[in-house]
Context: one part of a larger RNA
């Protein structure tokens, strides 16, 4: 000098854009953060046409009761998909965790795309519900009976899996691919529509995406850590797995690693990047992006295409809460917020309008992701706090050799401007590809609807009456901080008298202090300035 997720002191006008618990991975009150589908299913409820009927009345009619069609709406439960994404944190981890480059002839992959073949026929339950009942609650138990795209048989079998016969081709060692013979085993579900269609379903091949595994190389400290290891190292066989493998087990052998630093201990998430530097290098890993790990602590599996699962389950532990003392409930390292810790870090805000995600045929619903806005000069950038004229130079301050010098065109005064400000008025882009209406075309159809493509139109905005524009008023409302001995730009006076004090280094102060304090003057930067911490 540059930089900073900064803090402290002091001062503070506006806007844009970023950014904001670095400490206690401490404990958490409260609200929200993952639902959706009635076009899978049986119920239930709302609405209530019709019919019957009661009371009052002569009647019209009024007030009820029962029945409850069609359509519509709502939904606790069964069922499907999602909840493994998105969001947070960096505790652990020195490891194939990460980066980079290879490999899988040792692998899996829901939804999506392409293609092939199919979807036949039966069955038994169960929740909801009804009735009874236990418990303070959480939550149950028994009974009658019911549905499905829930569950289970049988058939069929393109193909696939396993066993089996053979042929051809290929490779990278184990081997791989294609065809073939025989046998065994294994599928399915409907919904919507007037209907075809559409959406779902089953088996299989390929793709895409995502994931898993293996290896080469690379990136911390300590030798005042020198030996370490018994599933340890290898083999055979078996099991487990999507899959290779001591991954696990039985048996056999005695190996394996290490001064090219094993093992131990300490420290640490890794990277793209970021800071600095001419570079080499050094430091760092906040924000943004990729990967990994974790979700009160430890362990475990279940479901599922995918988890050993932050807002799932079970067990143990610590802690907190409820209790009728028998027993139960909980997990903010999601968004806000609270206490605590600390030098220190924000609102218990509004919206799904956009982008993206989940569900749905769709309308739509959900979304503290996100898009916005609030607070903080925390950073960067921009603007302003006025402009021109104005004296041989007011007053006043300070200095003085008492002549004068200086603050100083500075002020006053005159003439203007209107950025910003304030008030009033107008007022967005972000929003159309999704949806709806309409027109035309394409393939298809007996024809239409629907599908796809294109044109036109409608509706939809949290931010926000914001940005921006116009008009009016008015210099009015907007400057400080540090320094002045040398380094280092900037000097005098008074006070003090080795005192009080200053100080980054050298050093100042003991009676003429340019170094302390104050004043005048000057220098630097400027909505900041200075100090401190850290890095180069």
């Nucleotide at each position: 000098g540059g930089a900073u997720g900064a803090a402290c002191g002091u001062u503070g006008g506006c806007g844009g854009u970023g950014u904001g618990c670095c400490u206690a991975a401490u404990a958490c009150a409260u609200g929200c953060a993952a639902g959706u589908c009635g076009a899978a299913c049986g119920g239930u409820g709302a609405c209530g046409a019709u019919u019957u009927u009661g009371u009052a009345g002569c009647a019209a009619u009024a007030c009820g009761a029962a029945u409850g069609a069609a359509a519509u709406c709502a939904u606790a439960g069964u069922g499907g998909c999602g909840a493994a994404c998105g969001g947070g944190u960096g505790a652990g981890u020195a490891a194939c965790a990460c980066g980079u480059g290879a490999g899988a002839a040792a692998u899996c992959u829901g939804c999506c795309c392409u293609u092939u073949a199919g979807a036949c026929u039966g069955g038994g339950a169960u929740a909801a519900c009804u009735a009874c009942u236990g418990g303070a609650a959480a939550c149950g138990g028994u009974u009658u009976g019911u549905a499905a795209u829930a569950c289970c048989g049988g058939a069929u079998g393109u193909c696939u899996u396993c066993u089996u016969u053979g042929u051809a081709c290929c490779g990278c060692a184990u081997g791989g691919u294609a065809c073939u013979u025989a046998g065994a085993g294994a599928a399915a579900a409907g919904c919507u529509u007037a209907g075809a269609u559409g959406c779902a379903c089953u088996a299989a091949a390929g793709g895409a995406u995502g994931a898993u595994c293996u290896c080469g190389c690379g990136g911390c400290g300590u030798a005042u850590u020198a030996g370490u290891u018994a599933g340890u190292u290898g083999g055979u066989g078996a099991g487990a797995u999507a899959g290779u493998g001591g991954c696990u087990c039985a048996c056999c052998a005695a190996g394996a690693c290490a001064a090219u630093g094993a093992u131990a201990c300490g420290u640490a998430g890794c990277c793209g990047g970021c800071c600095u530097g001419a570079g080499a290098g050094g430091g760092u890993g906040a924000c943004c992006g990729g990967c990994c790990a974790c979700a009160c602590u430890g362990g475990g599996a279940c479901u599922g295409a995918g988890a050993c699962a932050c807002g799932g389950c079970c067990c143990a532990g610590a802690c907190u809460c409820c209790u009728a003392c028998g027993g139960g409930a909980g997990g903010c390292a999601g968004c806000a917020g609270u206490a605590g810790g600390g030098a220190a870090u924000c609102a218990u805000c509004g919206g799904c309008a956009a982008u993206g995600g989940g569900g749905g045929a769709a309308a739509c619903c959900c979304u503290g992701a996100c898009g916005c806005a609030g607070c903080g000069a925390c950073g960067c950038c921009g603007c302003g706090u006025g402009a021109g004229c104005g004296a041989a130079g007011a007053a006043g301050g300070c200095c003085u050799u008492a002549g004068g010098g200086u603050c100083g065109u500075a002020a006053a005064g005159c003439u203007c401007u209107g950025u910003u400000u304030u008030a009033a008025g107008g007022g967005a882009c972000g929003a159309a590809u999704a949806u709806c209406c309409u027109c035309a075309g394409u393939a298809g159809u007996a024809a239409c609807u629907g599908a796809c493509u294109g044109g036109g139109g409608a509706a939809u905005g949290a931010c926000g009456g914001u940005a921006c524009c116009u008009u009016a008023a008015g210099a009015g409302a907007a400057a400080g901080c540090c320094c002045c001995g040398g380094c280092u730009a900037a000097c005098u006076a008074c006070g003090u008298g080795c005192c009080a004090g200053c100080a980054g280094c050298c050093g100042c102060g003991g009676u003429a202090a340019g170094a302390c304090g104050u004043a005048g003057g000057g220098g630097g930067c400027g909505a900041g300035c200075g100090u401190u911490g850290u890095c180069c």

A computed fold for a 536-nucleotide part of an RNA from an uncultured bacterium, annotated as small-subunit ribosomal RNA, 5' domain. Rfam family: Bacterial small subunit ribosomal RNA. Rfam links the family to the GO terms structural constituent of ribosome and ribosome. Model confidence (mean pLDDT): 82 of 100.